[in-house]
Order: sequence, then C1' cells, then structure tokens
RNA sequence: ACGGUUGUAGUUCAAUGGUAGAACGUUCGGUUGUGGUCCGAGAGACGCGAGUUCGAUUCUCGCCUUCCGUC
Repeated sequence: ACGGUUGUAGUUCAAUGGUAGAACGUUCGGUUGUGGUCCGAGAGACGCGAGUUCGAUUCUCGCCUUCCGUC
C1' cells in the first nucleotide's frame, strides 16, 4: 500500500428493516447480630459522519478502530 474481518451496558455476548435483551458487575431495599448467599426493584449501551427507507444496530458509502493475510 492492497484485501478481508471486528466495533452494542463497566465486562462477556445476543438481536434476518418495526419498543435494543441476557449473564456477571453496580446502586437501593428486604432477609442476617455483621458479612456472604438468597429475594425484590432501579440505573446503564448500538464507534463517528453521510445516504437509502414511512422506519436503520441491521442495507450502502466515507473515516476511525480490532484482528488476520499478501507484498
């Protein structure tokens, strides 16, 4: 330089164009003499920009990023 791949919650992962979910973690409450376990409730995310569409995490383009390959 070229080609491919990846990007979603604090972490690991889902989601075939129609309300973004789970587990662990975290916060609050209950249980307990305290803590842990257990139970209930809450907060928290679509890499950035543009396009297509009634509607985009999803499709298209550009940029950035992860990893791999060729030279």
Molecule: transfer RNA
Organism: archaeon